[in-house]
RNA sequence: GCCGGAGUAGCUCAGCGGCAGAGCAGUGCUUUCGUAAAGCAAAGGUCGCGAGUUCGAUUCUCGCCUCCGGCU
Numbered sequence: 001g002c003c004g005g006a007g008u009a010g011c012u013c014a015g016c017g018g019c020a021g022a023g024c025a026g027u028g029c030u031u032u033c034g035u036a037a038a039g040c041a042a043a044g045g046u047c048g049c050g051a052g053u054u055c056g057a058u059u060c061u062c063g064c065c066u067c068c069g070g071c072u
Stems, first nucleotide, its partner, number of pairs: 001071007010024004018055001027041004048064005
């Protein structure tokens, strides 16, 4: 230099045009003499950055950045 993959909650990952979700972690409550476990509830997001297409973009297109793999 070229090719491919990934970037979404604190962590691991779904979601592939129509108001962004799960598990774990954290918080509160119930339960217990107490802790753990269990149950319930609420909270937590510039969807890597910028532009384009569209009535509408996490999703499609282009550029850039970071990480991983391959080729030379």
Model confidence (mean pLDDT): 84 of 100. Transfer RNA from Candidatus Wildermuthbacteria bacterium RIFCSPHIGHO2_01_FULL_48_27b, 72 nucleotides, folded computationally. Rfam family: tRNA. Rfam describes the family as follows. Transfer RNA (tRNA) molecules are approximately 80 nucleotides in length. Its family is annotated with triplet codon-amino acid adaptor activity in the Gene Ontology. NCBI's taxonomy places the organism under Bacteria, Bacteria candidate phyla, Candidatus Wildermuthiibacteriota.